[in-house]
Molecule: Bacterial RNase P class A
Organism: uncultured Actinomycetes bacterium
RNA sequence: UGAGUCAACCGGGCAGUCGCGCCGAAAGGUGAGGAAGGUCGGGGCUCCACAGAGCAAAAUGCUUGCGAAAGGCAAGUCGCGGCGACGCGCAGGACAGUGCCACAGAGAACAGACCGCCGAUGGCCGCAAGGCACAGGUGAGGGUGAAACGGUGAGGUAAGAGCUCACCAGCGCCGGCCGCGAGGUCGACGGCUUGGUAAACCCCAUUUGGAGCAAGGUCAAACGAGGGAGACGGGUUGCUCGCCCGCUGAGGGAAACCUCGGCACUCCCCAGGUGGACCGCAUAGAUGGAUGGCUGCACAGCUUUCUUCGGAAAGUGGACAGAACCCCGCCUACAGGUCGACUCACCGU
Numbered sequence: 001u002g003a004g005u006c007a008a009c010c011g012g013g014c015a016g017u018c019g020c021g022c023c024g025a026a027a028g029g030u031g032a033g034g035a036a037g038g039u040c041g042g043g044g045c046u047c048c049a050c051a052g053a054g055c056a057a058a059a060u061g062c063u064u065g066c067g068a069a070a071g072g073c074a075a076g077u078c079g080c081g082g083c084g085a086c087g088c089g090c091a092g093g094a095c096a097g098u099g100c101c102a103c104a105g106a107g108a109a110c111a112g113a114c115c116g117c118c119g120a121u122g123g124c125c126g127c128a129a130g131g132c133a134c135a136g137g138u139g140a141g142g143g144u145g146a147a148a149c150g151g152u153g154a155g156g157u158a159a160g161a162g163c164u165c166a167c168c169a170g171c172g173c174c175g176g177c178c179g180c181g182a183g184g185u186c187g188a189c190g191g192c193u194u195g196g197u198a199a200a201c202c203c204c205a206u207u208u209g210g211a212g213c214a215a216g217g218u219c220a221a222a223c224g225a226g227g228g229a230g231a232c233g234g235g236u237u238g239c240u241c242g243c244c245c246g247c248u249g250a251g252g253g254a255a256a257c258c259u260c261g262g263c264a265c266u267c268c269c270c271a272g273g274u275g276g277a278c279c280g281c282a283u284a285g286a287u288g289g290a291u292g293g294c295u296g297c298a299c300a301g302c303u304u305u306c307u308u309c310g311g312a313a314a315g316u317g318g319a320c321a322g323a324a325c326c327c328c329g330c331c332u333a334c335a336g337g338u339c340g341a342c343u344c345a346c347c348g349u
Base pairs, nucleotide, nucleotide: 001345002344003343004342005341006340008338009337010336013297014296015295016294017293018292020031021030022029023028033320037331038330040329041328042327043326044325045212046211047210048209052241053240054239055238057208058207059206060205061204062076063075064074065073066072077091078089079088080087081086092203093202097201098200099197100196101195114142115141116138117137118136121135122134123132124131125130150168151167152166153165154164155163169193171190172189174187175186176185177184178183216279217278218277219276226270227269228268233245234244235243246263247262248261249260250259251258252257299318301316302315303314304313305312306311
């Protein structure tokens, strides 16, 4: 100097004038964000409700810490990518079980013989040497494929094969050291070697009641003492259990309470009324929903000209966007600018 990586911040100011919302008798005061967007998570709050257990269903899924919690944040471990700073992660379990791996290929999980190799032993031919390659053996060589049931070398064999051995890789068990831990590293032993896929079903661990401010509450008004059918119950959740539940008539009973019946509640059909006010609701607090328009000055940046290199003048010019019960996260959008750390390449000292 160039190219990159990570992280944080600002994102309009002042004055005048006219106009809006709220508070106030008035004077006057006050009025939208880093994301207010998305509505993807967590909670406060409200109701079911006095309040549980189990199943189902759903979510999460390496370790530690922070945190009310989160599918959040920070740091790390492992894996993959990058020369690197760093980035990404679909990160528990494949030896509980089930499923899938197209096509090609002999064969895709305890599979398999297409081309090859052998043919010792048995078979056929030959006087014999020997030949053939039928039975049989083989999985080292070739081929197919994304992937073929370890690699190199030696021995051994009829030919071969971890069949045996040496050295590797992988896996398993054990042990030492480091680390809170996930893990890392080293050593010894061993069967010789035991695909992939769970953002497939599933298993394991942890967590979870539902609905939501259009929640919910108070007041006022109006219709028609609404009608019909069914049923004997109804109430928070998808289910089960448990728990809770009003009025009235008759009978029994000292009482608590018990029995029988009806109504209400629940489900379905028909008909009528209401759509109002206030609270919830806030240091902005609206309810068709305000927070704006214009002018001037300065200012960040950019362009042009000049320059005494301090700067000056002119022009241009400010993105994404808009509160609605509150708070904490995540994701997305963004003109212009500021600060910091690190990596790589080149050059100079």